[in-house]
Order: sequence, then structure tokens, then C1' cells
RNA sequence: UAAAUAGAUAGAGGUGCGGUACAGGAAAAGUAUCUUCUGUGAGGAAAACCAUUCCGGUGAUCAGAUGAGAAAGGCCUUACUGCCGAAGAGAAUGUUCCGGUAAAAUAUUCUCUGGGCAUAUGCUUAAGAAGUAUAUGACUGUCAUCAUUCAGUGUGAUGGAGAGCUAUCGGUACG
Repeated sequence: UAAAUAGAUAGAGGUGCGGUACAGGAAAAGUAUCUUCUGUGAGGAAAACCAUUCCGGUGAUCAGAUGAGAAAGGCCUUACUGCCGAAGAGAAUGUUCCGGUAAAAUAUUCUCUGGGCAUAUGCUUAAGAAGUAUAUGACUGUCAUCAUUCAGUGUGAUGGAGAGCUAUCGGUACG
């Protein structure tokens, strides 16, 4: 000096990404559910289906009235904490759980996404919150190329992707 080895260590992007809590708050909601009364009159529940079990003319279910009346998930704040493929999504396989399938949780492999924001549509949700998928838009960080600037770590344009970028170390080859 150059290239290879996804080498090792440490960092940067910022409205950066997650987790925890007998914490506080809004909302969920006067909802679910329960008591009583009236009407209806055979079904109903166990998270979706099958099977099974239980309740039901001593009135299931549904509707109305009356009196009581929650909670979870999600969100915001605060505190602590792990990090920078942080994390998220999809597919396949395995494991756990239920009587079975499914669902859920979890592990591995593969694929996509640099990051946040806004808008539109869809899914989820009580929800105009939040999350998530796709598309679009500018913004932002990084590298490459080109142009500009006396020069520059400045400015502009175009493009790529995190298996990236920066720094240091180790090691190989050549000089």
C1' cells in the first nucleotide's frame, strides 16, 4: 500500500429501538356481569370447530325496565434497565399446552426493512389513541460517483444498503 477473512474491540445516526413496575393517570364504561319485574318460549356455556362435560319448562336465549357495577389488553407520565438488526413483519420446521385440529408462547433457518415523521388504504382495537402491512412524499444519517469551491470535514445532484459506516488492533501478501 492493496486485497481477503461476514476477524476482534470500541463508537455514530435521534421525536433512535425494546423490556420491567401490586407505580400514577385518562379512557375502556355506566360497557361486560349480577339482582328483581315484564314479554318471548328451547336452547345456552366451556376463546374458533369437532368430540365430551355442565346448565336449562323449578324457564335457556333474546328484548325492555329497575337497582348495583368491574377488569384485562392497548395508551400517556415517571422510574429503572438492555441496546444501535437496535427492533418489526412474513414463511418453514421443532418444542410446550389442550381430548383433537387450530390458536398462543418459544427456539432455529430463510426473506424483507438504514431511521423517524406525514398522508392514503387494509388488518387489529372500544377508539379519530397506539400497533402493523403496502404505497407515496419530503426530512435525516452514512458511503460511492459527479460537479462546484483557492482549499476544505463546505454546497449541490444522482444512486446504494446495516452482512453497512467510522476508528483501533490482529493476521496474510507485496514493496
This is a predicted structure of a 175-nucleotide RNA (Lysine riboswitch aptamer).
It matches the Rfam family "Lysine riboswitch aptamer". Rfam describes the family as follows. Riboswitches are metabolite binding domains within certain messenger RNAs that serve as precision sensors for their corresponding targets. Allosteric rearrangement of mRNA structure is mediated by ligand binding, and this results in modulation of gene expression. This family includes riboswitches that sense lysine in a number of genes involved in lysine metabolism, including lysC. Gene Ontology term of the family: lysine biosynthetic process.